Molecule: SAM riboswitch aptamer (S box leader)
Organism: Pseudobacter sp.
RNA sequence: CUCUUAUCAAGAAAGGCUGAGGGAAAUGGCCCGAUGAAGCCUUGACAACCUAUUUUUCGGUACAUACCGGAAAAAAAGGUGCCAACUCCAUCCCGACGAAUGUCGGGACAGAUAAGUC
Numbered sequence: 001c002u003c004u005u006a007u008c009a010a011g012a013a014a015g016g017c018u019g020a021g022g023g024a025a026a027u028g029g030c031c032c033g034a035u036g037a038a039g040c041c042u043u044g045a046c047a048a049c050c051u052a053u054u055u056u057u058c059g060g061u062a063c064a065u066a067c068c069g070g071a072a073a074a075a076a077a078g079g080u081g082c083c084a085a086c087u088c089c090a091u092c093c094c095g096a097c098g099a100a101u102g103u104c105g106g107g108a109c110a111g112a113u114a115a116g117u118c
Base pairs, nucleotide, nucleotide: 003116004115005114006113007112008111013043014042015041016040017039021032022031023030026091027090028089029088044083046081049079050078051077053074054073055072056071057070058069059068060067061066087110092107093106094105095104096103097102
């Protein structure tokens, strides 16, 4: 990389190096950027997917402690992630409203992250 599942309207900064781009792809927009983009390093924060932990509860084994599995809550040590704008907005489908460019709602595709898988 492939496939599966879950989530994506919330949240979160400084310093150093560097020096012009960046916001996933394509198109059209619209934003951010020399008051320093992207990248790298240090520290910090945010979050709660996985592991460990605590509490409660359900089931099974045992019948003595206890062990295994599920669910909920808490906390945040470890593994990731992440720290502009709804995944920045739209494109494709369905529906409603409308004279119409459109507006609103839902979905799909794609993307990102986590766990597992190949």